Predicted 3D model of an 85-nucleotide RNA (c-di-GMP-I riboswitch aptamer) from a marine sediment metagenome.

[in-house]
């Protein structure tokens, strides 16, 4: 960070596994798309709630709660292509 120039990644969707779920991965596709949409959950939201505990009309119910997750929610660390104005 540029009407460059070589490249890159891959949203929603579909389809198969996979998780308790939230998500996740593999293939297709290609968005308000991304100059780090490369990597690390460090901080800070946010999302599920197995397990655990509390309730209860005792049910395949109802709450709190990560250790589970999201990096394309944001900050931040590290690393990385090109070199116009």
């Nucleotide at each position: 960070g540029a009407u460059a120039a070589g490249g890159g990644c891959a949203a929603a969707c579909u389809a198969u596994c996979u998780g308790a779920a939230a998500g996740g991965a593999u293939a297709g596709g290609g968005c308000u798309g991304c100059a780090a949409a490369g990597u690390c959950u460090c901080g800070a939201g946010c999302c599920u709630a197995a397990c655990u505990c509390c309730c209860c009309u005792a049910g395949c119910g109802g709450g709190a709660u990560a250790u589970g997750g999201c990096u394309g929610c944001c900050g931040g660390g590290c690393u990385g292509c090109c070199g116009a104005a």
The RNAcentral record of the sequence draws on MGnify. Model confidence (mean pLDDT): 84 of 100. It matches the Rfam family "c-di-GMP-I riboswitch aptamer". From the family's description: GEMM was predicted in a large-scale screen for bacterial structured RNA regulatory elements.